[in-house]
Context: one part of a larger RNA
């Protein structure tokens, strides 16, 4: 921008993409066959491999929030205890949230149709034979449905429900508070009749027993305060701080032809 007044919510599906796998064992059965060795079709049933799709409850990864231990070196005058630096974490143990696979869950079922190869029925031409010439059947992991996904720019542009056209409305757009969205656009939420983010306050989890103080030690160091400090992307709750604004948008929605009335 169309889509023939403007919105808003739910639909139809033309038409597209995806899917579509294989193996192994149990049973059928050591049967059918077969001298015998050997060995099924068919039909159930389990389990598995590789693909796909989501998902973090556990198990694992990461985790430049964090916590903790340590080396050197530089300041906070010193000591203690702390801070910067150490090749974008000095180095080394652990780790929430998020993201994640090697983990976890689900899936490829079934039936229908038309049909290839190929197998028939009845059956002339051509008294016979012949699945084909008229006529009627079977029959694939493939083809179209069926399943799951998009989907009306499907310019053929559909459909239904409801709103607004009452000068302050339906709606929407910048701008703002922000997102398990996301480069940016877009998308999604929130906008004081609010928990939309950040603060706070409890707390799930992390780390692993903070300083300070006291007692034992010549001292390093331990013991008690002290499952402490400290953090806390998680969970509640709580309006303290921040979302108070601006704009656009109206007109009953061509024109003609033909016809009923």
């Nucleotide at each position: 921008c169309g889509c023939u007044g403007g919105a808003a919510u739910a639909u139809u599906g033309a038409g597209a993409a995806g899917c579509a796998c294989c193996a192994a064992a149990g049973a059928u059965a050591g049967u059918a066959c077969g001298a015998g060795a050997g060995g099924a079709u068919u039909u159930u049933u389990u389990u598995g491999g590789a693909c796909a799709a989501g998902c973090c409850a556990a198990u694992g990864g990461u985790g430049u929030a964090u916590c903790g231990g340590u080396u050197c070196u530089c300041g906070u005058u010193c000591c203690a205890a702390c801070g910067g630096g150490a090749a974008a974490c000095g180095c080394c143990g652990a780790g929430u949230a998020g993201c994640u696979a090697u983990g976890c869950u689900u899936g490829g079922a079934u039936u229908c149709g038309a049909u290839a190869a190929c197998c028939g029925c009845u059956g002339a031409a051509a008294g016979c034979a012949u699945a084909u010439a008229a006529g009627u059947g079977g029959g694939a992991a493939g083809c179209g449905a069926a399943c799951u996904u998009c989907a009306a720019g499907a310019u053929g542009a559909g459909u239904a429900u409801u709103c607004c056209c009452u000068a302050u409305u339906a709606g929407g757009c910048c701008a703002c508070g922000g997102g398990a969205a996301g480069a940016u656009a877009a998308c999604c939420c929130g906008a004081u009749u609010g928990a939309u983010a950040g603060g706070u306050g409890u707390u799930a989890a992390g780390u692993g027993u903070a300083a300070g103080g006291u007692u034992a030690g010549u001292a390093a160091u331990a013991g008690c305060u002290u499952c402490a400090g400290c953090u806390g992307a998680g969970a509640c709750a709580u309006a303290c701080u921040a979302a108070a604004g601006g704009c656009c948008a109206a007109u009953c929605g061509a024109u003609u032809u033909u016809g009923a009335u």